Molecule: Bacterial large signal recognition particle RNA
Organism: Chloroflexota bacterium
């Protein structure tokens, strides 16, 4: 040294959450080789079911500081173990700023609507006479009165009583010697109670009737005349301030998620440099 057959050992790692605390399964990020395309053949871009099997296993499986149990398989002292350093993909806690989005709030600015004062412009009135005084009247409200409606009733007309209504009373009857007398039913006239029927009329009763009348109340308001007064009244818009009020766009303060940065922390793949058996043979 070099070559063959062992062992230790290695067969992915890692983050975060979980765990008293380790690990796995789960979640998340990175690892070769394969496939696909393009290629200046250096390589770049995209995919991958996961870069030893099998059993367990998130309402959790195993273990116990030696810290995943059980079973096979493969490599094996090396560029493949194993330390340490340097880089970093990525992840995580905190923080800053921006950005999104949601919940409250409602002093400030804005925004809607409303009410009180103010003041200018506008419009209406007004010397054919304002404002503001005083009287009068109506509309109001009660009584009576009229007048309409409304219902009644009467007049008036028709009709209407076998008999117990009248007036005449044929025929018949009675009474007389006779002459003539009597009582009377139908018919036909009339009327009484009933009944129909109506402009108009007269009369009683009633009212949520009246652009009547009369007396009385009544008096805030609204019309309307008269006097006195001798220049203002009055509507609403604009505008000013006040007070409230609606919206919450800004503004305030909570929370979600996302970018960028920046402290901490893990930290894979790369890379650097140390370190590490055992037996046989040449």
């Nucleotide at each position: 040294u070099c070559g063959u057959g062992c062992u230790a050992g290695a067969u992915g790692g890692g983050g975060a959450a979980c765990u008293a605390g380790c690990g796995g399964u789960g979640c998340c990020c990175u690892g070769a080789a394969c496939c696909a395309u393009c290629u200046c053949c250096g390589g770049a871009u995209g995919g991958c079911u996961g870069a030893c099997u099998c059993g367990c296993a998130a309402c959790c499986c195993g273990c116990u500081c030696u810290a995943g149990c059980g079973a096979g398989g493969u490599c094996g002292a090396a560029u493949u173990c194993c330390u340490u350093c340097u880089c970093g993909a990525g992840g995580g806690c905190c923080g800053u700023a921006c950005g999104u989005u949601u919940c409250g709030g409602g002093a400030c600015u804005g925004u809607u609507c409303g009410c009180u004062u103010c003041a200018a412009g506008u419009g209406g009135c007004g010397a054919u006479g304002a404002a503001a005084g005083u009287u009068g009247g109506g509309u109001c409200c009660g009584a009576c009165g009229c007048g309409g409606c409304g219902c009644a009733a009467g007049c008036c007309g028709a009709u209407c009583a076998a008999c117990c209504c009248c007036g005449c009373c044929a025929g018949g009857g009675u009474c007389g010697g006779a002459a003539g007398a009597c009582a009377g039913c139908a018919a036909c006239g009339g009327u009484a109670c009933g009944u129909c029927g109506u402009c108009a009329c007269u009369u009683g009763c009633g009212g949520g009737c009246g652009c009547c009348g009369u007396c009385g109340g009544g008096g805030c308001a609204c019309c309307u005349g008269g006097c006195u007064g001798g220049a203002g009244c009055u509507g609403g818009c604009u505008g000013a301030a006040g007070c409230g009020u609606c919206c919450a766009a800004g503004c305030c303060g909570g929370g979600g998620c996302g970018u960028c940065c920046g402290u901490c922390u893990c930290g894979a793949c790369a890379g650097a440099a140390g370190g590490u058996g055992c037996a046989c043979g040449g």